[in-house]
Context: one part of a larger RNA
Molecule: large-subunit ribosomal RNA, domain VI
Organism: Patescibacteria group bacterium
RNA sequence: CGUUGGAUUUUUGAGGGAAUUCUUUCCUAGUACGAGAGGACCGGAAAGACUCAACCUCUGGUGUACCAGUUGUUCCGCCAGGAGCAUCGCUGGGUAGCUAUGUUGGGUAAGGAUAACCACUGAAAGCAUCUAAGUGGGAAGCCCAUCCCGAGAUUAGAAAUCCUAUGGAUUCGUGGAAGAUUACCACGUUGAUAGGCUCAAGGUGUAAGUGCAGCAAUGUAUUUAGCCGAAGAGUACUAAUAAAUCCAG
Numbered sequence: 001c002g003u004u005g006g007a008u009u010u011u012u013g014a015g016g017g018a019a020u021u022c023u024u025u026c027c028u029a030g031u032a033c034g035a036g037a038g039g040a041c042c043g044g045a046a047a048g049a050c051u052c053a054a055c056c057u058c059u060g061g062u063g064u065a066c067c068a069g070u071u072g073u074u075c076c077g078c079c080a081g082g083a084g085c086a087u088c089g090c091u092g093g094g095u096a097g098c099u100a101u102g103u104u105g106g107g108u109a110a111g112g113a114u115a116a117c118c119a120c121u122g123a124a125a126g127c128a129u130c131u132a133a134g135u136g137g138g139a140a141g142c143c144c145a146u147c148c149c150g151a152g153a154u155u156a157g158a159a160a161u162c163c164u165a166u167g168g169a170u171u172c173g174u175g176g177a178a179g180a181u182u183a184c185c186a187c188g189u190u191g192a193u194a195g196g197c198u199c200a201a202g203g204u205g206u207a208a209g210u211g212c213a214g215c216a217a218u219g220u221a222u223u224u225a226g227c228c229g230a231a232g233a234g235u236a237c238u239a240a241u242a243a244a245u246c247c248a249g
Base pairs, nucleotide, nucleotide: 001152005163006162007161008160009159010158011157015149016148017147018146021049022048023047024046025045026044027043033038050107051106052105053104054103055102059100060099061098062097066093067092068091069090070089071086072085073084074083075082076081111143112142117137118136119135120134167247168246169245170244171243172188173187174186175185176184193239194238195237196235197234198233199232202228203227204226209222210221211220212219213218
């Protein structure tokens, strides 16, 4: 922009895509069959491989603005305590998020038309013959069925509701498990959208200062402390002000 008034929500499904995989073990049954050796169809159950999707409770990884330890050096006048640099200096851990090797689920059943093939009836050809007329069975394959997208399906579909100054939308702003931009989603004071603050969780692992013990290094008490990014709840303290624009015969 179109879909011929403008919107919101829910849909139909033309069409398209994905998947539809395999193995082993057990039961049936050491049965049918077979002299024996061996050893089933059909049907049922379980496990696994591979693959697809979702997720992060568990097991782990990462986690460069989290915590601690520690080396060298420079600086904060010195001690103490810190900061910078050295691959994030190195080392030990680690929240959220992301993630697999982790967790959960799927790869199921039925139907239709068929292929090779197996048949029924049956002539041409008094017989025979699955075929010539006619009829049936038959595959992981085909069409359905399962899951996803889907009315730009220009044949542009359908339903419900709202709107004659009301409704809807946008710009703008606060943001997001959404995202390159855009789009999408939440919110904009009739407000918990983000930040801050408070609380609790979780991480690290017992801060600084002071006291005590020790010549001292150090230990110990205060102290399961102190500190803390993303995650939870609460709370208008801060910022979402104000305003403008567009749509309708």